A computed fold for a 546-nucleotide part of an RNA from a Caldicoprobacterales bacterium, annotated as large-subunit ribosomal RNA, domain I. Lineage of the source: Bacteria > Bacillati > Bacillota > Clostridia > Caldicoprobacterales. The coordinates come from a structure-prediction model, not an experiment, and the mean pLDDT is 85. The RNAcentral record of the full RNA draws on ENA.
[in-house]
Context: one part of a larger RNA
RNA sequence: AGCAUAGGGUGAAUGCCCAGGCACCAGGAGCCGAAGAAGGACGCGGCAAUCUGCGAAAAGCCAUGGUGAGCCGAAAGCAGGCUUUGACCCAUGGAUAUCCGAAUGGGGGAACCCACCUGGGGUAAUGCCCAGGUAUCCGUCACUGAAUCCAUAGGUGGCGAGAAGGCAGACCCGGGGAACUGAAACAUCUAAGUACCCGGAGGAAAAGAAAGAAACCUCGAUUUUCUAAGUAGCGGCGAGCGAACGGGAAAGAGCCCAAACCGGCCUGGUAACAGGCCGGGGUUGCGGACCGGUGUAAGGUUUGAUAUUGCUAGCUGAACCAUCUGGAAAGAUGGACCGAAGAAGGUGAAAGUCCUGUAAGCGAAAGCGAUAGAGAACUGACCGGGGUCCAGAGUACCACGAGGCACGUGAAACCUUGUGGGAAGCAGGGGGGACCACCCCCCAAGGCUAAAUACUCCCUGGUGACCGAUAGCGAAGUAGUACCGUGAGGGAAAGGUGAAAAGCACCCCGGGAGGGGAGUGAAAGAGAACCUGAAACCCUAUGUUU
Numbered sequence: 001a002g003c004a005u006a007g008g009g010u011g012a013a014u015g016c017c018c019a020g021g022c023a024c025c026a027g028g029a030g031c032c033g034a035a036g037a038a039g040g041a042c043g044c045g046g047c048a049a050u051c052u053g054c055g056a057a058a059a060g061c062c063a064u065g066g067u068g069a070g071c072c073g074a075a076a077g078c079a080g081g082c083u084u085u086g087a088c089c090c091a092u093g094g095a096u097a098u099c100c101g102a103a104u105g106g107g108g109g110a111a112c113c114c115a116c117c118u119g120g121g122g123u124a125a126u127g128c129c130c131a132g133g134u135a136u137c138c139g140u141c142a143c144u145g146a147a148u149c150c151a152u153a154g155g156u157g158g159c160g161a162g163a164a165g166g167c168a169g170a171c172c173c174g175g176g177g178a179a180c181u182g183a184a185a186c187a188u189c190u191a192a193g194u195a196c197c198c199g200g201a202g203g204a205a206a207a208g209a210a211a212g213a214a215a216c217c218u219c220g221a222u223u224u225u226c227u228a229a230g231u232a233g234c235g236g237c238g239a240g241c242g243a244a245c246g247g248g249a250a251a252g253a254g255c256c257c258a259a260a261c262c263g264g265c266c267u268g269g270u271a272a273c274a275g276g277c278c279g280g281g282g283u284u285g286c287g288g289a290c291c292g293g294u295g296u297a298a299g300g301u302u303u304g305a306u307a308u309u310g311c312u313a314g315c316u317g318a319a320c321c322a323u324c325u326g327g328a329a330a331g332a333u334g335g336a337c338c339g340a341a342g343a344a345g346g347u348g349a350a351a352g353u354c355c356u357g358u359a360a361g362c363g364a365a366a367g368c369g370a371u372a373g374a375g376a377a378c379u380g381a382c383c384g385g386g387g388u389c390c391a392g393a394g395u396a397c398c399a400c401g402a403g404g405c406a407c408g409u410g411a412a413a414c415c416u417u418g419u420g421g422g423a424a425g426c427a428g429g430g431g432g433g434a435c436c437a438c439c440c441c442c443c444a445a446g447g448c449u450a451a452a453u454a455c456u457c458c459c460u461g462g463u464g465a466c467c468g469a470u471a472g473c474g475a476a477g478u479a480g481u482a483c484c485g486u487g488a489g490g491g492a493a494a495g496g497u498g499a500a501a502a503g504c505a506c507c508c509c510g511g512g513a514g515g516g517g518a519g520u521g522a523a524a525g526a527g528a529a530c531c532u533g534a535a536a537c538c539c540u541a542u543g544u545u546u
Base pairs, nucleotide, nucleotide: 001545002544003543004542005541006540007539008538009537015531016496017495020467021466022464023463024462025461026460027459028458029456030455031166032165039100040099041098042055043054044053046078047077050074051073061094062093063092064091065090066089070082071081072080105114106113107112115134116133117132118131119130120129121128136163137162138160139159140158141157142156143155144154171202172200173199174198175197176196182189186236212219213218223250224249225248226247227246233241234240254448255447256446257392261280262279263278264277265276266275267274268273285426287390288389289388290385291384292383293382294381299379300378301377302376303375306372307371308370309369310368311367312366314362315361316360320335321334322333323332324331336353337352338342344356345355346354397421398420399419400418401417402416403415404414407433428443429442430441431440432439483490484489503530506517507516508515509514
């Protein structure tokens, strides 16, 4: 030195565990903000670094309700207090809420600096202190008021829970809009109207009451879904892209203007009349105005006394003992009991009957939601006639250039529109995939509209052939922390004594660390570098080989 065996050290695997995660289901909620948000800075404790809570009224103040014996957060200790005259804790409502931040008196290198006005305090006086106000834009009202006579622009002020900013890394609509890639290269094409940027909104959004779809039969707003169907088609007819009709289902809801005409007011005009505003009227493809009749309905919307119900604290809640083993009984044995409760968790091992609960019931002063709803307000009808009047214009349509439609210019309709041209007026107009005719369907150029659909930052409850500390969120502990980076940004590691600290009084060695006794404990080879404690690696002893 090698090997073997044994015993140790180191080390952290493994096993067991869960305080944390992950996914999903059901219900709720789906916004907050100038009445100052989200997010922060700095403070507040007797002693106080961090977290939590709170805001100079500062781990808190007031009221109401719940609960009922303890309490002064994590978090021990010392000191000192509170509490059955109900503390602490929980719920609801309120008060306070520094400074920064949209930040808004002005400035500014966020959490700082400097003002003015009104009122108050203080001083001999100034400085100083306190409260309220002072940004911009928009709307509205009033006053004022140029060039320029009236006027207008402008200016000043009052009023307005008007706007701004945040976010949930989700969902929706709109405005812009790639490339890698695929086509086995690549340019049309694809990826994809995706990623990304911007604007806007809502709890959903968007769409939506036919100038539709069909096919000679008809249907009757929109949305979503199954199917039709990987069909018809589109396509360097490559790669690929990819409908609709029809059928089944979810849901179901329809309305309001503009105009003709009537009335009022204002402006212009000598007047006729024209224009504007307000009110009535009217809303469709079997129209309306107008004229002649009938006569205010069914119903709808908003508000809402009240009632019921739910949420935000809580409460009641059945039934077991003995013996044995053991440190400990819930285990074993013996004998019982409850069950609308034998879900689950905890308790010194394994508990229906010990605790918390569970089944089943009960409960709100205050705040919020849902449903029903007396009453009130607003709205809301029909028949006939046919002369006249009305029925959305730089629109329809056409040309050129584009885009969207499953459809790449194609025979390319349809929808949108950048440029140019540019109608009709119900005997009118659009569509039915070039175009024409016949036939059929519909009424553009104004608007609103629940539900079925999409999503989950968040709240409550629940579930798991989900994870179990190199896993599961990055994060089970100061975690978006430490640390890295000028910055945008990147981003960890780190869980377990024991049933209970009973966390080793006292003695001995030692400067200490540490150790030996003693003691605690079931166990200390559970002693905090603490459950179990594998291997690598190191050491000791014995054997053996060289």